[in-house]
This is a predicted structure of a 132-nucleotide RNA (SAM riboswitch aptamer (S box leader)). Rfam family: SAM riboswitch aptamer (S box leader). Rfam links the family to the GO term regulation of gene expression.
RNA sequence: AUCUUAUCAAGAGCAGGCGGAGGGACCAGCCCGAUGAAGCCCGGCAACCGACCCCAUAGGGGCACGGUGCUAAUUCUUGCUCGUUCGCUCGAAAUUCCGCCGCGCGGAAUCGAACGAACGGAGAGAUAAGAA
Numbered sequence: 001a002u003c004u005u006a007u008c009a010a011g012a013g014c015a016g017g018c019g020g021a022g023g024g025a026c027c028a029g030c031c032c033g034a035u036g037a038a039g040c041c042c043g044g045c046a047a048c049c050g051a052c053c054c055c056a057u058a059g060g061g062g063c064a065c066g067g068u069g070c071u072a073a074u075u076c077u078u079g080c081u082c083g084u085u086c087g088c089u090c091g092a093a094a095u096u097c098c099g100c101c102g103c104g105c106g107g108a109a110u111c112g113a114a115c116g117a118a119c120g121g122a123g124a125g126a127u128a129a130g131a132a
Stems, first nucleotide, its partner, number of pairs: 002131007013042001016041003022032003026079001028077002043071003048067003052061003075124001080121001082120006089113003095109006
């Protein structure tokens, strides 16, 4: 680096220490940052795997001892010739309805397209466990 499975709406230091300018994966945005970024240590959260207990190798349970992980914002939002609903604008062959006395004109519905919003899905990403 690739593949598989699961999870990603909760939680975790406004008086911790060192450190010094960057960070939030990428794109575009929008944010965080000298009232101190990244990183390291300490603290904390969670509980995927191991270990432990029950049990039938299925499954269940508590703990946090070991291996990870996480600790601004929904995985901060977005990324797609995807779906549904709604809104708005535009279009026109045809059909229906309404208004006007009327050729006809105007309006509405049906239909199509663009854009926007909400929800869902896909994709991407992160983490764990496993595989070749």
Model confidence (mean pLDDT): 79 of 100.
The sequence was found by an Rfam model in a public genome assembly.